RNA sequence: GGGCCUAUGGUUCAACGGCAGAACGUGGCAUUCGCAUUGCCAAGAUCCGAGUUCAAUUCUCGGUAGGUCCA
Numbered sequence: 001g002g003g004c005c006u007a008u009g010g011u012u013c014a015a016c017g018g019c020a021g022a023a024c025g026u027g028g029c030a031u032u033c034g035c036a037u038u039g040c041c042a043a044g045a046u047c048c049g050a051g052u053u054c055a056a057u058u059c060u061c062g063g064u065a066g067g068u069c070c071a
Stems, first nucleotide, its partner, number of pairs: 001070007010024004018054001026042005047063005
């Protein structure tokens, strides 16, 4: 320098172009003499910019970061 892949809550991952979900974690309540466990509830996210579309996490282009292969 070139090819390919990836980017979503704090973490690990889902998501036919049409309501962004799960587990763990965090906070609150209940349970306990107390802790742990367990149950219920809550907060919390689409890397950035543009385009297509009635509608974009999803499709297209560019950028940024990471991974991998080639040189």